The RNA shown here (Guanidine-I riboswitch aptamer) has 103 nucleotides and comes from Actinospica durhamensis. It was read from a public genome assembly, where an Rfam model found it. Model confidence (mean pLDDT): 81 of 100.

RNA sequence: GCGGGGCGCGUCUAGGGUUCCGCCGGAUGGCACCGGGUCUGGUCCGAGAGAUGCAGGCGGGGCCCACGGCUCCGUUCCACGGCGGGAGAAAAGCCCGGGAGGC
Numbered sequence: 001g002c003g004g005g006g007c008g009c010g011u012c013u014a015g016g017g018u019u020c021c022g023c024c025g026g027a028u029g030g031c032a033c034c035g036g037g038u039c040u041g042g043u044c045c046g047a048g049a050g051a052u053g054c055a056g057g058c059g060g061g062g063c064c065c066a067c068g069g070c071u072c073c074g075u076u077c078c079a080c081g082g083c084g085g086g087a088g089a090a091a092a093g094c095c096c097g098g099g100a101g102g103c
Base pairs, nucleotide, nucleotide: 008054009053010052011051012050015045016044020042021041022039023036024035025034026033056076057075058074059073060072061071062070063069064068078098080101084096085095086094
C1' cells in the first nucleotide's frame, strides 16, 4: 500500500417527524373542512459503535444409521467519527456508513 472478514433477524429503547388517530384553535345549525408537532400522547420510522433474545460461526464432550447428523458446555473481542446526499407523509442515532477523516 492492497484485499478479505468482523454476519443476519425479532423485540425494545435513545431518538424522530406529522400520513392517520387524538388534542388545541378556527369555521358551520350540524357534518365535511382549514390550521397547529414551538401539541404530552396512540398508529408509524428507528441505532455498526444502545439493551435483549434467537439463529449462525468457532472450540470441546457424548451419542448415532458416522462425507455427516443430534445433543450438551464454553466462546463470539474492540469501536472517536463529520459535511453532504437519499427514502416513504416527514424527520431522525434510519440508508450512503465499521464510509470520508482522525488516533
Rfam family: Guanidine-I riboswitch aptamer. Rfam 15.1 lists 1,509 matches to the family in 1,281 species. Its family is annotated with regulation of gene expression in the Gene Ontology.